A computed fold for a 92-nucleotide RNA from Streptacidiphilus jeojiense, annotated as Glycine riboswitch aptamer. The coordinates come from a structure-prediction model, not an experiment, and the mean pLDDT is 76. It was read from a public genome assembly, where an Rfam model found it.
RNA sequence: CGAGUGCGCGCGGGAGAGACCGUGCACCUCUGCGGCGCCGAAGGAGCAACUCCUCCCCGGAAACUCUCAGGCAUCCGUACCGCGCGCGCGAG
Numbered sequence: 001c002g003a004g005u006g007c008g009c010g011c012g013g014g015a016g017a018g019a020c021c022g023u024g025c026a027c028c029u030c031u032g033c034g035g036c037g038c039c040g041a042a043g044g045a046g047c048a049a050c051u052c053c054u055c056c057c058c059g060g061a062a063a064c065u066c067u068c069a070g071g072c073a074u075c076c077g078u079a080c081c082g083c084g085c086g087c088g089c090g091a092g
Stems, first nucleotide, its partner, number of pairs: 001092001004089010018036001020035005037072003043068001044066003050060002
C1' cells in the first nucleotide's frame, strides 16, 4: 500500500398480518378499554439443517420453529441488501 472482515454512524431500498366486534371519548379520522382472530423481519427462546474436529464429545449456529416480547389503516420502525465514512483485525 492493501483484497477481505468485525463494530459504529449516515443515506437508499425494505415485507407480513382485522381500519374486526362491543363500549367510552373524539366526532371524516385517530384513540383508551375488553374480546376473539392473525403476523414474524426489533429482541428473546428452542430444535438442529449447517459448521468446527480423524471420529465422538464440547463449541458456534439459521431467514427454520415457538410466539414470551413486539406488531396487524397511515406514519415511525424492523431483519436483510447496497453505498459512503470512522475505528480495529488483516491474507498478500